The part of an RNA shown here (small-subunit ribosomal RNA, central domain) has 350 nucleotides and comes from an uncultured bacterium.
The RNAcentral record of the full RNA draws on ENA and SILVA.
The coordinates come from a structure-prediction model, not an experiment, and the mean pLDDT is 86.
Context: one part of a larger RNA
């Protein structure tokens, strides 16, 4: 290259924005670059194919044709792609209305419950575990009541809930953003899909500075257990967990399924909108959108299985895969305060 693939065998980038590029909606006019068709030139001999000859045959040689799939040149054709006009509303944006949601930031701000402090009551054990010990206790705990003071999280609603690119996001309220859906007109007229480099954001661990530490609690001490116990249980416990501000840029970052459009039988839940019957409202019904679940047909599938939220039938783009193990190592870049990301082989072995 060609071909074939990426839920589980090797393999979807962690998500998105957006550059170059590649692809691109209806009709209709020109143009003919791409594209088709006729002609010309030319594609050197040999050699190759093939017809026939010539040496007894072959080989090997001679004539003749045939291919030389190419390029320039001209005359044409216009369906498709392109280019240039003009126009359209279905796609894609915009406005207005109604509405949804633990969607982000910052602010204040609530009540449990831990913990600690001070005071009373009150007295001798409390704690813990399979049993126990270490610990805390008369210097007066443990229980119980009052005040305070502090950090951290937000029961009950709560849900296959719901929102958000992902990461993820849960008391209340308020400011300020931003998304997402429905409807009916309005407006622009293809502005669209994707998307190499490259930006941005990206749990938790970790790192800097500087607050802050109730409760837990890597490391570490003890005290069990055990043949040992650098465990598991138990008793303290520091760093971090928290806040700001800056770094890291990784995870089984998973739906182990990029992303866009469209088309293909059904049954039933959930969430949240429109429209219409009903009619005072409402209960309910019918139906039409988004979104999120479950079972299934046809299909596809090695199968498990999936199955309108595809893994099914088609199209565009992009990522990645090519036997294990040597390895996500090594060397070299490049980013990083460091930890370490990224990129990423070979020998050798089986």
């Nucleotide at each position: 290259u060609u071909g074939g693939g990426u839920u589980u065998a090797a393999a979807g980038g962690g998500u998105c924005c957006g550059u170059a590029g590649g692809c691109g909606g209806g009709u209709u006019u020109g143009u003919a670059a791409g594209u088709c068709a006729g002609g010309g030139g030319u594609g050197a001999a040999a050699g190759u194919u093939u017809a026939c000859g010539g040496c007894u045959u072959a080989a090997c040689c001679g004539u003749g044709a045939a291919a030389u799939u190419g390029c320039c040149u001209u005359u044409g054709a216009u369906a498709c792609u392109g280019c240039a006009g003009a126009u359209c509303u279905u796609g894609a944006a915009u406005a207005u209305u109604u509405g949804u949601g633990a969607a982000g930031u910052a602010a204040c701000u609530a009540g449990a419950a831990u913990a600690u402090g001070u005071g009373g009551u009150g007295u001798a054990g409390c704690g813990g575990u399979g049993a126990a010990a270490u610990g805390c206790a008369u210097a007066g705990a443990u229980a119980u009541c009052a005040c305070a003071u502090g950090g951290a999280a937000u029961a009950c609603c709560g849900a296959u809930u719901g929102c958000g690119a992902a990461g993820g996001c849960a008391g209340g309220u308020u400011a300020c953003u931003a998304a997402c859906a429905a409807a009916u007109u309005a407006u622009u007229g293809a502005c669209g899909c994707u998307g190499a480099u490259g930006g941005a954001c990206g749990a938790a661990a970790g790192c800097g500075u500087g607050g802050g530490u109730a409760g837990c609690g890597a490391a570490c001490a003890g005290g069990a257990u055990u043949a040992g116990a650098u465990a598991c249980c138990c008793u303290g416990g520091u760093a971090g967990u928290c806040c700001a501000c800056g770094c890291c840029g990784u995870a089984a970052a998973c739906g182990a399924u990029g992303g866009a459009u469209a088309c293909u039988a059904g049954c039933u839940g959930c969430u949240u909108g429109g429209a219409c019957a009903g009619a005072u409202u409402a209960a309910u019904g019918u139906u039409u959108g988004a979104g999120u679940g479950g079972c299934u047909a046809a299909g596809c599938g090695a199968a498990a299985g999936u199955g309108a939220u595809a893994a099914g039938u088609a199209u565009c783009c992009c990522a990645c895969c090519u036997g294990g193990g040597g390895a996500g190592u090594a060397c070299g870049u490049u980013c990083g305060c460091a930890a370490g990301a990224a990129u990423g082989a070979a020998a050798c072995u089986c």